[in-house]
FMN riboswitch aptamer (RFN element) from a Bacillota bacterium, 143 nucleotides, folded computationally. Model confidence (mean pLDDT): 78 of 100. NCBI's taxonomy places the organism under Bacteria, Bacillati, Bacillota.
RNA sequence: GACAACCUUCGGGGCACGGUGAGGGGGCAACCCCAAUUCCGGAUCGGCGGUGAUGCGCCUCGUGCGCCAAGUCCGCGAGCCAAUCGGCAGGAACCGGUGAGAAUCCGGUACCGACAGUACAGUCUGGAUGGGAGAAGGUGGCG
Repeated sequence: GACAACCUUCGGGGCACGGUGAGGGGGCAACCCCAAUUCCGGAUCGGCGGUGAUGCGCCUCGUGCGCCAAGUCCGCGAGCCAAUCGGCAGGAACCGGUGAGAAUCCGGUACCGACAGUACAGUCUGGAUGGGAGAAGGUGGCG
C1' cells in the first nucleotide's frame, strides 16, 4: 500500500395540549362517570452509502487536500417468500430567490412513513435482549 479472509465493537428518532365518543359502567329517573398517543384540531420525528456550484479548515497556494451538509435525487436496509442469489410487498416536492449552472444552498408552502394488535397508529404495544444497510478498529498472510 491494495486485496480478499477472519475477529471485535458500534449501528433510529418521535404526540404537549384541546375536541369528539365507538364501547363500558352506574342510576327508579333526569342524568352521571370512565373511555382513542389510532378519529378531528394541533404537536412532533427523520437509519445507511453516494452525490454535494456553498461553508469551514490546512498546506506545497493548486484544475490541491481534508471536514460538514438531501426523509420526498440515485442506491440500500427493516417485513414476506424454497429465502446469502433472486422475487414480492412497501413512500413522498413543488414554487420563488441567488447564480453561468440548484435534485442538495436560502425562503415559502406541501407531502411521506412495513407488518401484527387495538376505536382506523410514522410516534403506543408486539415480533425485537432480533435483524440490519453500513461505520470504526484489530489479527494473520501478501507486495